[in-house]
Molecule: transfer RNA
Organism: Dehalococcoidia bacterium
RNA sequence: GACCCGGUGGUGUAGCCUGGUUUAACAUAUUGCCCUGUCAAGGCAAAGAUCGCCGGUUCAAAUCCGGUCCGGGUCGCCA
Numbered sequence: 001g002a003c004c005c006g007g008u009g010g011u012g013u014a015g016c017c018u019g020g021u022u023u024a025a026c027a028u029a030u031u032g033c034c035c036u037g038u039c040a041a042g043g044c045a046a047a048g049a050u051c052g053c054c055g056g057u058u059c060a061a062a063u064c065c066g067g068u069c070c071g072g073g074u075c076g077c078c079a
Base pairs, nucleotide, nucleotide: 001075002074003073004072005071006070007069010028011027012026013025020059030046031045032044033043034042052068053067054066055065056064
């Protein structure tokens, strides 16, 4: 330098290809309540994400396009 993969609640992931039908889903963690002699487990509920950043396309973008940052990987150059 070229190419590929990834960045989404505290954490781990899905959704992206093929834009919309819901308010971004699941698990775990946290908080409250129920249950229990107590704790754990279990049940119910709540809070929690500008979808890395900037811009573009569109009536509408996590999703498509361009640029850019970070992490990882493959290959190459430096005679």